Small-subunit ribosomal RNA, 3' major domain from an uncultured bacterium, 471 nucleotides, folded computationally. The RNAcentral record of the full RNA draws on ENA, Greengenes and SILVA. Rfam family: Bacterial small subunit ribosomal RNA. The coordinates come from a structure-prediction model, not an experiment, and the mean pLDDT is 86.
[in-house]
Context: one part of a larger RNA
RNA sequence: UGACGGGGGCCCGCACAAGCGGUGGAGUAUGUGGUUUAAUUCGAAGCAACGCGAAGAACCUUACCAGGCCUCGACAUCCCCGGCGAAGACAUGGAGACAUGUUGGAGGUUAACCGGGAGACAGGUGGUGCAUGGUUGUCGUCAGCUCGUGUCGUGAGAUGUUGGGUUAAGUCCCGCAACGAGCGCAACCCUCGUGAUAUGUUACUAACAGUAAGAUGAGGAGUCAUAUCAGACUGCCGGUGACAAACCGGAGGAAGGUGGGGAGGACGUCAAAUCAUCAUGCCCCCUAUGGCCUGGGCUACACACGUACUACAAUGGCGGCUACAAAGAGCGGCGAACCCGCGAGGGGGAGCGAAUCUCAUAAAGGUCGUCUCAGUUCGGAUUGAAGUCUGCAACCCGACUUCAUGAAGUUGGAAUCGCUAGUAAUCGCGAAUCAGCAUGUCGCGGUGAAUACGUUCUCGGGCCUUGCACA
Numbered sequence: 001u002g003a004c005g006g007g008g009g010c011c012c013g014c015a016c017a018a019g020c021g022g023u024g025g026a027g028u029a030u031g032u033g034g035u036u037u038a039a040u041u042c043g044a045a046g047c048a049a050c051g052c053g054a055a056g057a058a059c060c061u062u063a064c065c066a067g068g069c070c071u072c073g074a075c076a077u078c079c080c081c082g083g084c085g086a087a088g089a090c091a092u093g094g095a096g097a098c099a100u101g102u103u104g105g106a107g108g109u110u111a112a113c114c115g116g117g118a119g120a121c122a123g124g125u126g127g128u129g130c131a132u133g134g135u136u137g138u139c140g141u142c143a144g145c146u147c148g149u150g151u152c153g154u155g156a157g158a159u160g161u162u163g164g165g166u167u168a169a170g171u172c173c174c175g176c177a178a179c180g181a182g183c184g185c186a187a188c189c190c191u192c193g194u195g196a197u198a199u200g201u202u203a204c205u206a207a208c209a210g211u212a213a214g215a216u217g218a219g220g221a222g223u224c225a226u227a228u229c230a231g232a233c234u235g236c237c238g239g240u241g242a243c244a245a246a247c248c249g250g251a252g253g254a255a256g257g258u259g260g261g262g263a264g265g266a267c268g269u270c271a272a273a274u275c276a277u278c279a280u281g282c283c284c285c286c287u288a289u290g291g292c293c294u295g296g297g298c299u300a301c302a303c304a305c306g307u308a309c310u311a312c313a314a315u316g317g318c319g320g321c322u323a324c325a326a327a328g329a330g331c332g333g334c335g336a337a338c339c340c341g342c343g344a345g346g347g348g349g350a351g352c353g354a355a356u357c358u359c360a361u362a363a364a365g366g367u368c369g370u371c372u373c374a375g376u377u378c379g380g381a382u383u384g385a386a387g388u389c390u391g392c393a394a395c396c397c398g399a400c401u402u403c404a405u406g407a408a409g410u411u412g413g414a415a416u417c418g419c420u421a422g423u424a425a426u427c428g429c430g431a432a433u434c435a436g437c438a439u440g441u442c443g444c445g446g447u448g449a450a451u452a453c454g455u456u457c458u459c460g461g462g463c464c465u466u467g468c469a470c471a
Stems, first nucleotide, its partner, number of pairs: 001471002004467002007465007015455002019419005026310008034301002042053002064296007073121001077120002079117005084107001088103006123285002126283003132279002134274003137270001139268001144183006150159003163174003189262004194230007204219002208217002233256001236250005312412001316371007328359003333352002338347003378409001383404007425447007
């Protein structure tokens, strides 16, 4: 000087408390451990691994296993020899890779195309993240981390950065042997909330005409869209304060003291994660640790854990009628009307590269009826049968539909998690990936709470100070 303390002081955070809803019990989905296996590829490991890499394992993917094959190689450059004849299509054999034949005709004419040969080399998702770059997590959006000059100290170092106030903040004010400065904080950026101006098509419709319908004529008011501005600064008033910074209350205002949300992560810590995104040193393989193919596996199952979904019902289930979104996506695509099917879906093909057309009926809600507390008209696992769709192909191993079946479950021990407002809870909608496959992920809107006395205690953090087992 740090680190640490079941030392002290001050302060903060859904940290506790006050509340609301969960997890832990059940069934299922998914990840992991373990076990099994020819293989169940690999990585991730307290918080910060475990619906994580994976925004999508039937083949492919695929890195694993078994078997069948290749050896200058699936891919790049260089050399030599030969000259014809590549891709594609068809036939035969084969599980296929591949082999043979027919067709085909690209490209080349000492060679840029094809075949053969020799090596130099290719190739490696082989090892080392404790050799590395790059990227990322975490403490933590916590308020800190430093430097120049000066001063003090023999020196390590101190001072500044401590102190009195204040703030979300090393934010600002005052004081002070310090005076300044940098990286952080804040602001500048995006978005939501108010207004003005401009522009009105594919958007909109107050007045006029008009219709089944903003269809159409028309309009440029309002909504909306797209731009550019304005607006909020403790600016104004009162009080407190040290005549400061600031705090409390008020006015005006769409918005008030950081208006809400996002992006943005200082010096560093964890030899944290990643050699399997990529790059890369060294080591290793070289008829195999490289390459091609078929099939299997990654989907196994006594069990254990994490994360979710669905429930256990009447604030509910079921049936009829009825209302109101936002944000997205679409040409190898979205696919309307209409017809067929109980349905998944099929036929059909209008329109749309989309403020025009389509996906696309939002659901919870409202209203009427029914069920009457039961393992039920709750719950839907499991199983049987019949089907639909995608795709060479759904046996291992897809999703969905219909009929039948109807399991556990009656609110969950110890323990434990999230959340302070348009939040929690609850309801549906969309997108990426994708042929197909979503209870996951990322977004979108609808309905819409309760509680916070307070900081004694638990956890984490910041500043000052004290002690010294430690560096």